[in-house]
Context: one part of a larger RNA
RNA sequence: CUGGGCGUAAAGCGCGCGUAGGCGGAUUGUUAAGUCUCAUGUGAAAGCCCCGGGCUCAACCUGGGAACUGCGUCUGAAACUGCUUGGCUAGAGUACGGUAGAGGGGUGUGGAAUUUCCUGUGUAGCGGUGAAAUGCGUAGAUAUAGGAAGGAACACCAGUGGCGAAGGCGACACCCUGGACUGAUACUGACACUGAGGUGCGAAAGCGUGGGGAGCAAACAGGAUUAGAUACCCUGGUAGUCCACGCCGUAAACGAUGUCAACUAGCCGUUGGGAGACUUGAUCUCUUAGUGGCGCAGCUAACGCGAUAAGUUGACCGCCUGGGGAGUACGGCCGCAAGGUUAAAACUC
Numbered sequence: 001c002u003g004g005g006c007g008u009a010a011a012g013c014g015c016g017c018g019u020a021g022g023c024g025g026a027u028u029g030u031u032a033a034g035u036c037u038c039a040u041g042u043g044a045a046a047g048c049c050c051c052g053g054g055c056u057c058a059a060c061c062u063g064g065g066a067a068c069u070g071c072g073u074c075u076g077a078a079a080c081u082g083c084u085u086g087g088c089u090a091g092a093g094u095a096c097g098g099u100a101g102a103g104g105g106g107u108g109u110g111g112a113a114u115u116u117c118c119u120g121u122g123u124a125g126c127g128g129u130g131a132a133a134u135g136c137g138u139a140g141a142u143a144u145a146g147g148a149a150g151g152a153a154c155a156c157c158a159g160u161g162g163c164g165a166a167g168g169c170g171a172c173a174c175c176c177u178g179g180a181c182u183g184a185u186a187c188u189g190a191c192a193c194u195g196a197g198g199u200g201c202g203a204a205a206g207c208g209u210g211g212g213g214a215g216c217a218a219a220c221a222g223g224a225u226u227a228g229a230u231a232c233c234c235u236g237g238u239a240g241u242c243c244a245c246g247c248c249g250u251a252a253a254c255g256a257u258g259u260c261a262a263c264u265a266g267c268c269g270u271u272g273g274g275a276g277a278c279u280u281g282a283u284c285u286c287u288u289a290g291u292g293g294c295g296c297a298g299c300u301a302a303c304g305c306g307a308u309a310a311g312u313u314g315a316c317c318g319c320c321u322g323g324g325g326a327g328u329a330c331g332g333c334c335g336c337a338a339g340g341u342u343a344a345a346a347c348u349c
Stems, first nucleotide, its partner, number of pairs: 003321004007303002012317001014201004021194002025088001027086001029084001031082001033081002035077002039073004049065006091191001092188004096183004103177007110154001115149007125136002162169002206247006215241002220236004258316006266294012278281001298305002322349003331342004
């Protein structure tokens, strides 16, 4: 390069936005770059191929032809692609009316519980385990009643429920704000899709500065267990977990399944809309956007997938190419650091 692939065998970037590029609905006219076509020039010779000839044959030599799939100029064609022109509305979007929602940010409020402190009652134990011990307690604990402080998380509702691009989001009220769905009209008129670079977001842990610190708890200390026990169990306990600002940029960041569009049997549930029917109901039917369970065809190595495809196709991007060495070394870029990203080879099986 040509292929074949990417749910689980190697392989979908963690997820968006978007530049270049690629690709793009239906229609009228124009143009003739791509495309097709006539002619012509060129495409050295040798070689290859075909038909002959010469060395006794062959290799070899030699005559003719074909070929040289290409390029230039030129004559035409106008379906398709492109350029350009005019109009279109089925893609996309805007305006208007509704609906559901843990979507995001900020401020405030609430109750349960744990802990600590104060006061009362009360007395010898409490706690913990497989059993114990360390630990706490006559300086009055545990238990119980009242009060106070402070931090963190929001039981029930709660649901293969909802929302969000992903990470993720769950008490209540208010303020600011993004998206989706839906209805009937009007408007714009292809404005679309994808997206190398780029840019933004991105759990937990970790880092910097300053706060905060109830519970939990790496490290650490002690008690047990054990042959040992740098563990599992127990008693404590610091970072951290929380807040503000700034970094880090990774995860089994998973549906291990890139995004968009079209088409292809059915059945059952559930969430949000819309429409209709009557017997007006805890009703039924249709439709649409999600979210689940089965299943035909088809696909698949099998498992399984099956209108939320892993089916049938198209557009664009990313990625894979035997195992180890290795997601490592070196170099570059990024980072305060931890490290991240890009990414080999020798050697070996």